[in-house]
Context: one part of a larger RNA
RNA sequence: CUGGGCGUAAAGGGCGCGUAGGCGGACGUUCAAGUCGGAGGUGAAAGCCCAGGGCUCAACCCUGGAAUUGCCUCCGAUACUGGAUGUCUCGAGACCGGAAGAGGUGAGUGGAACUGCGAGUGUAGAGGUGAAAUUCGUAGAUAUUCGCAAGAACACCAGUGGCGAAGGCGGCUCACUGGUCCGGAUCUGACGCUGAGGCGCGAAAGCGUGGGGAGCAAACAGGAUUAGAUACCCUGGUAGUCCACGCCGUAAACGAUGAAUGCCAGCCGUUGGCGUGCUUGCACGUCAGUGGCGCAGCUAACGCUUUGAGCAUUCCGCCUGGGGAGUACGGCCGCAAGGUUAAAACUC
Numbered sequence: 001c002u003g004g005g006c007g008u009a010a011a012g013g014g015c016g017c018g019u020a021g022g023c024g025g026a027c028g029u030u031c032a033a034g035u036c037g038g039a040g041g042u043g044a045a046a047g048c049c050c051a052g053g054g055c056u057c058a059a060c061c062c063u064g065g066a067a068u069u070g071c072c073u074c075c076g077a078u079a080c081u082g083g084a085u086g087u088c089u090c091g092a093g094a095c096c097g098g099a100a101g102a103g104g105u106g107a108g109u110g111g112a113a114c115u116g117c118g119a120g121u122g123u124a125g126a127g128g129u130g131a132a133a134u135u136c137g138u139a140g141a142u143a144u145u146c147g148c149a150a151g152a153a154c155a156c157c158a159g160u161g162g163c164g165a166a167g168g169c170g171g172c173u174c175a176c177u178g179g180u181c182c183g184g185a186u187c188u189g190a191c192g193c194u195g196a197g198g199c200g201c202g203a204a205a206g207c208g209u210g211g212g213g214a215g216c217a218a219a220c221a222g223g224a225u226u227a228g229a230u231a232c233c234c235u236g237g238u239a240g241u242c243c244a245c246g247c248c249g250u251a252a253a254c255g256a257u258g259a260a261u262g263c264c265a266g267c268c269g270u271u272g273g274c275g276u277g278c279u280u281g282c283a284c285g286u287c288a289g290u291g292g293c294g295c296a297g298c299u300a301a302c303g304c305u306u307u308g309a310g311c312a313u314u315c316c317g318c319c320u321g322g323g324g325a326g327u328a329c330g331g332c333c334g335c336a337a338g339g340u341u342a343a344a345a346c347u348c
Stems, first nucleotide, its partner, number of pairs: 003320004007302002012316001014201004021194003025088007033081002035077008049065006091191001092188003095184005103177007110154001115149007125136002162169002206247006215241002220236004258315006266293013297304002321348003330341004
C1' cells in the first nucleotide's frame, strides 16, 4: 500500500419474475476441505542481503549464513467457514377467521355537457379580441324550447385519501381475477435474501391492418400583431386523440434516493385492522401504510432523520475531467421512425 464514490457535483438499471452465482437462523454429533501448529522433502548455481576473508584499496573474487514469503507429504488441533447427519422454531411459507381498496380483464348501463340534424318561437345581428378582422347570419343565424343522433370524458363525493412492482388506476352494475393488511398459532421445518445472463410488463408520441370520429388539435390555410412574425392572439382545420389486434421499448420512466434484514429519542396528523378501559365517543396500547416536525448521528452545504441520506451486513447495477458523443463503426432488435451495446482521432 491493499481505492473512493452514486438525493442536488460523474454515477441506482423504468419495473417485476427468476437461472447460474454470491450470501445465509438456533442447538448437537461427525468429517477435517478451507484455517492453524509441528516435522520432513523440494524450492539448482550465480545474483540481492548479512558476517568473515583474498588481490596495497576499491571494483572484482572466495567461504559461510540468511533469504527463496512457494509447492508436496506426514502427524496433530477443531473455535470459525464448509461437507454429512439429527433436532428446533424466532426467518419464510401454508392454514383458519376477519378487513379496506380508482389493483387487473371482460360485458352491460346512467346522467350532465359539447357538436350536428329535425321542428317551434323570434329578428338582425352573432362570434371573436387589447382593439379588430378573417368567419357565421334575411336561403332566418345568435338566443330560447322540444325531439333525435353520435362520440368522448366521467362534475360533486375527492382527501400530502386509497390500490398497484413500476408504467399507472376515478360515473354505476355484474362476472372472472391478482396482491396486501390485521387477529389466531393448527401445520411444514431455513423451504431464505439478492440476482450476471434470460423472460415478462412498461406513460406519451409514433408505425401496420380494419373500424370510429363529438370535442380538442401537430401539419396546413386565412385574419391580425410586427420592421419582419414561417410565433404568441383569432377563425377554420387534417393526421392524431377513441376501439380491436399486432409492433415500438423510450421519458425530468423522479423520492433525480436499487433490493433485503437487524439496531438507533420523541411529538403531531391521517388511512386500514386488532386489543383494553370506561363516562358510547373518547382515552390508552399494538401492527401495517401515508404525511408534517424533530434529538442523536450523517452531510460540502442544502438538507436527511424508524418511510434515513444514521449504525451495520449481504447481493446486484452504475461512475472515474469537459468537448468530440450517447455520436461513428460493427453486432443484436425493429415494417419504419429508431432503440440498444458503444469507441477513437482531435481539442481544452
Predicted 3D model of a 348-nucleotide part of an RNA (small-subunit ribosomal RNA, central domain) from Rhizobiaceae bacterium LA52. Rfam family: Bacterial small subunit ribosomal RNA. Rfam 15.1 lists 42,628 matches to the family in 10,626 species. Model confidence (mean pLDDT): 90 of 100.